[in-house]
RNA sequence: AGAGAAGGCCGGAUGGUCGCCGGCGCGGGGCAACCCGCGCGGGAGGAAAGUCCGGGCUCCGCAGGGCAGGGUGCUGGCUAACGGCCAGGGGGGGUGACCCCACGGCAGAGUGCCACAGAAAACAGACCGCCGAUCGGCGCAAGCCGAGCGGUAAGGGUGAAACGGUGAGGUAAGAGCUCACCAGCGGCACGGGUGACCGUGCCGGCUCGGUAAACCCCACCCGGAGCAAGGUCAAAUAGGAGAGCGAUCCCGGCGUCGGGCGCAAGCCUGGCGCAUGGGUGAAGCGCGGCCCGCGUGGCGCUCUCGGGUACGGCCGCUUGAGGCGCCGGGUAACCGGCGUCCUAGAGAAAUGACCGUCGGGCUGGGCGAAAGUCCAGCCAACAGGACCCGGCUUACAGGCCUUCUCUGGUG
RNA sequence: GGCGGCGUAGCUCAGGUGGCAGAGCAGGGGUCUCAUAAGCCCCGUGUCGCUGGUUCGAGUCCAGCCGCCGCCACCA
Numbered sequence: 001a002g003a004g005a006a007g008g009c010c011g012g013a014u015g016g017u018c019g020c021c022g023g024c025g026c027g028g029g030g031c032a033a034c035c036c037g038c039g040c041g042g043g044a045g046g047a048a049a050g051u052c053c054g055g056g057c058u059c060c061g062c063a064g065g066g067c068a069g070g071g072u073g074c075u076g077g078c079u080a081a082c083g084g085c086c087a088g089g090g091g092g093g094g095u096g097a098c099c100c101c102a103c104g105g106c107a108g109a110g111u112g113c114c115a116c117a118g119a120a121a122a123c124a125g126a127c128c129g130c131c132g133a134u135c136g137g138c139g140c141a142a143g144c145c146g147a148g149c150g151g152u153a154a155g156g157g158u159g160a161a162a163c164g165g166u167g168a169g170g171u172a173a174g175a176g177c178u179c180a181c182c183a184g185c186g187g188c189a190c191g192g193g194u195g196a197c198c199g200u201g202c203c204g205g206c207u208c209g210g211u212a213a214a215c216c217c218c219a220c221c222c223g224g225a226g227c228a229a230g231g232u233c234a235a236a237u238a239g240g241a242g243a244g245c246g247a248u249c250c251c252g253g254c255g256u257c258g259g260g261c262g263c264a265a266g267c268c269u270g271g272c273g274c275a276u277g278g279g280u281g282a283a284g285c286g287c288g289g290c291c292c293g294c295g296u297g298g299c300g301c302u303c304u305c306g307g308g309u310a311c312g313g314c315c316g317c318u319u320g321a322g323g324c325g326c327c328g329g330g331u332a333a334c335c336g337g338c339g340u341c342c343u344a345g346a347g348a349a350a351u352g353a354c355c356g357u358c359g360g361g362c363u364g365g366g367c368g369a370a371a372g373u374c375c376a377g378c379c380a381a382c383a384g385g386a387c388c389c390g391g392c393u394u395a396c397a398g399g400c401c402u403u404c405u406c407u408g409g410u411g
Numbered sequence: 412g413g414c415g416g417c418g419u420a421g422c423u424c425a426g427g428u429g430g431c432a433g434a435g436c437a438g439g440g441g442u443c444u445c446a447u448a449a450g451c452c453c454c455g456u457g458u459c460g461c462u463g464g465u466u467c468g469a470g471u472c473c474a475g476c477c478g479c480c481g482c483c484a485c486c487a
Base pairs, nucleotide, nucleotide: 001407002406003405004404005403006402007401008400009399010398012358013357014356015355016354017353018352020043021042023040024039025038026037027036028035029034045382049393050392052391053390054389055388056387057226058225059224060223064292065291066290067289069222070221071220072219073218074088075087076086077085078084089103090101091100092099093098104217105216110215111214112211113210114209127156128155129152130151131150132149134147135146136145137144138143164182165181166180167179168178169177183207185204186203187202188201189200190199191198192197230315231314232313233312240305241304242303243302244301245300249279250278251277252276253274254273255272256271257270258269259268260267261266284296285295286294307486308485309484322341323340324339325338326337327336328335329334360379361378362377363376364375365374366373367372412483413482414481415480416479417478418477421436422435423434424433430467438454439453440452441451442450460476461475462474463473464472
């Protein structure tokens, strides 16, 4: 100098004028609600975004048991929690700095699929080839040709994938058939580590395909809805209409009609009616997939059509797992202590416009050997709070800082 | 703001448990007719919204983006 790798930061600054949003104070008007004016101090982000995860908060029954469903998936830790982060293990890529990985399933058990091509695709398979013997033909013979039979997984060819690799022995030809080494599989022992796992040694049978982002199994986690949650105040009406559904039984009550006893009052008893009370509790509903359990359950439930209030006021609402600095613990994520700061909280919903100065980049021109400097013009991204946090992902003009790697040159 | 669904030919839609993507309408050519329509015969057409991943192989499985559509106020 060139090419990279990792981590972090900024994402214009400042002044003036005119506006916008909400807060506080003062003055004036008004019975009040409120209106007007002035002043003071505030007013978007690193992603406020996508709404992909997780939590707080609120309601639904106490957030119960089981099933279904969903999610996560090496190990240890952090955390309010997580699919996040940190550290480590294993695998893969890169010359390297370094990067990437949905990485449980031989813990134990089962199932499915592997198109086309190819002879054969899962506990496989003889198409060509190789070898053997038989039969037939030819040839003096060596042998050659053909047919079917048997052996063979070394060679060819197909495929994403063909049932270990190299060498030696062995054989008719071959083959883990045998042996040595290597790779891989399983088991045992020892050592290290909290663990994932790693290292060493011995033994075994000789070789075991892929796919779980296929069903499934295992371990762990998850109740549902969402600030249009929810609370409260006020206002208004037809406190509505239609359709459908809604066991059973018991004990009373009232009314009425009988029967028996009785002189009578009345007592006993039976039928019918009444949504009239209590109990039982089926369907339904509360319970936002189902069952159990609990509550409710003859003005109860479901569906449809309408009616009213307004785009109502206040609370929820922003001080919070908060930011910054220092110290301590921890490899780190993070945690603890002390000090300090307060920083939008509205309604379909505000941050803007113009000008000056400075700074950044690009282009053109002048000066200069160059570094540079002067002038003119242009450019400045992605995007914007809507209950609040922790992450992830995605978008982003232009820069800045730190550490490191490789290559080349010079000393 | 919150919640849910969809994207396949010019249009409307199918595609079970991954294996060369279809149907109807529309369009084009031919035949029939003096000519047109109807009828009959034949034909073409897809980045499967985009980008990655899993797999030998993705419209289909998984993840991330993009676009479109729908629903949600209180009172009784």